[in-house]
Notes: A computed fold for a 474-nucleotide part of an RNA from a metagenome, annotated as small-subunit ribosomal RNA, 3' major domain. Model confidence (mean pLDDT): 81 of 100. Its Rfam family is "Bacterial small subunit ribosomal RNA". Rfam links the family to the GO terms structural constituent of ribosome and ribosome.
Context: one part of a larger RNA
RNA sequence: UGACGGGGGCCCGCACAAGCGGAGGAACAUGUGGUUUAAUUCGAUGAUACGCGAGGAACCUUACCUGGGCUUAAAUGUAGAGCGACAGACUGGGAAACUGGUCCUUCUUCGGACGAUCUACAAGGUGCUGCAUGGUUGUCGUCAGCUCGUGCCGUGAGGUGUCGGGUUAAGUCCCAUAACGAGCGCAACCCUUAUCGUUAGUUGCCAGCGGGUAAUGCCGGGGACUCUAGCGAAACUGCCGGUGUAAACCGUGAGGAAGGUGGGGAUGACGUCAAAUCAGCACGGCCCUUAUGUCCAGGGCGACACACGUGUUACAAUGGCCGGUACAGAGGGCAGCUACCUGGUAACAGGAUGCAAAUCUCCAAAACCGGUCUCAGUUCGGAUCGAAGUCUGCAACUCGACUUCGUGAAGCUGGAUUCGCUAGUAAUCGCGCAUCAGCCAUGGCGCGGUGAAUACGUUCCCGGGCCUUGUACA
Numbered sequence: 001u002g003a004c005g006g007g008g009g010c011c012c013g014c015a016c017a018a019g020c021g022g023a024g025g026a027a028c029a030u031g032u033g034g035u036u037u038a039a040u041u042c043g044a045u046g047a048u049a050c051g052c053g054a055g056g057a058a059c060c061u062u063a064c065c066u067g068g069g070c071u072u073a074a075a076u077g078u079a080g081a082g083c084g085a086c087a088g089a090c091u092g093g094g095a096a097a098c099u100g101g102u103c104c105u106u107c108u109u110c111g112g113a114c115g116a117u118c119u120a121c122a123a124g125g126u127g128c129u130g131c132a133u134g135g136u137u138g139u140c141g142u143c144a145g146c147u148c149g150u151g152c153c154g155u156g157a158g159g160u161g162u163c164g165g166g167u168u169a170a171g172u173c174c175c176a177u178a179a180c181g182a183g184c185g186c187a188a189c190c191c192u193u194a195u196c197g198u199u200a201g202u203u204g205c206c207a208g209c210g211g212g213u214a215a216u217g218c219c220g221g222g223g224a225c226u227c228u229a230g231c232g233a234a235a236c237u238g239c240c241g242g243u244g245u246a247a248a249c250c251g252u253g254a255g256g257a258a259g260g261u262g263g264g265g266a267u268g269a270c271g272u273c274a275a276a277u278c279a280g281c282a283c284g285g286c287c288c289u290u291a292u293g294u295c296c297a298g299g300g301c302g303a304c305a306c307a308c309g310u311g312u313u314a315c316a317a318u319g320g321c322c323g324g325u326a327c328a329g330a331g332g333g334c335a336g337c338u339a340c341c342u343g344g345u346a347a348c349a350g351g352a353u354g355c356a357a358a359u360c361u362c363c364a365a366a367a368c369c370g371g372u373c374u375c376a377g378u379u380c381g382g383a384u385c386g387a388a389g390u391c392u393g394c395a396a397c398u399c400g401a402c403u404u405c406g407u408g409a410a411g412c413u414g415g416a417u418u419c420g421c422u423a424g425u426a427a428u429c430g431c432g433c434a435u436c437a438g439c440c441a442u443g444g445c446g447c448g449g450u451g452a453a454u455a456c457g458u459u460c461c462c463g464g465g466c467c468u469u470g471u472a473c474a
Stems, first nucleotide, its partner, number of pairs: 001474002003471003007468007015458002019421005026313008034304002042053002064299007076122006083115002088103006106113002124288002127286003133282002135277003138273001140271001145184006151160003164175003190265004195233007205222002209220003236259001239253001240251004302440001315414001319373006331362003336355002340351004380411001385406007427450007
């Protein structure tokens, strides 16, 4: 100087407390361990691995296994050799990859050009090392810290500044001060959302005027309104009152759409964990070279006495079922989204039309109204299994999703323990997108609808910041 303390002081955080809803019990989905296997490819392992890499494993992917092939096979170049091939058509073997056969097979100024084949050299490797590395990322932590120049103090390591008194979300600011300044962080500048003005009105809108329809901005028209998207205004403790030297704090203060960081996002200091990644990519070294390279078929990554994590659905009446009837936002769409019609109980199929889209289309559910069920393992719950189908795709056996009929398991609110959340939040309801032929999506990322309870407080648990103290630790 640090680190540590079941030392002290001050302070903060969904850290506790106060609440609401979960997990831990059930079934299933998914990931992991273990076991099994020819193979169940590899990586990630307290917090910071375990719906993680994977934003989509039937083949492909694919790296694994079994079997069958190839040795320059794919790309590009140089040199050399012989050649007119290669490709295509027909055909034999084969699971395919591949390997045979037949036919057909350039230009020329004769110098060569073009093309493939062969040979040689450069290849290739998801093989090892993340403890050789770059780049990127997680975490402490959006915590308030980490440092420098000059000066001063100290023999020196080092200290001071950065401490003290206040204050703040903040090393934020004020006062004081052997320190005076500065840098990286904080804040602000950026995006979005909440209000208003202005500009512009098409594909959006329709108040007034006119036309028209069974009905509809449908038409003429209009820019008022909504909205769209550019520009601007607006919030700064600016004003008032109180406390205070000041910074600042307090106020059911005013005004205001918004009030004290208005809400949300992006943004992550010096560093820590030899943290993660050589399998995204790049790269040093090492290793393989008729194989650890590469092509193909089939299998595996999907196994299953078991254990754990993360989720979904439930155990019901604030509910289930049936009928009727409303209201979004954000996105997507041409090998696409499809209105509408017909067939089918349905998944869907056959037609048909609009739209490369503020124009057409995908397109809501909880809620509301009425009926029924009456506390039961039930009209709860839907696992599992049987049968018949639909769709995608060469192909759904291993191993797809969906539909219909039947079957109707466990489960009656879950031990110790444990997780999330402070407001348009939790809870609950549906919708969209990426990946994608299809889909094992209950995952991920977004979007809107409905919409709470509680916070006395900081004694205690956990983590963190500052000051101080002890130490046989570095």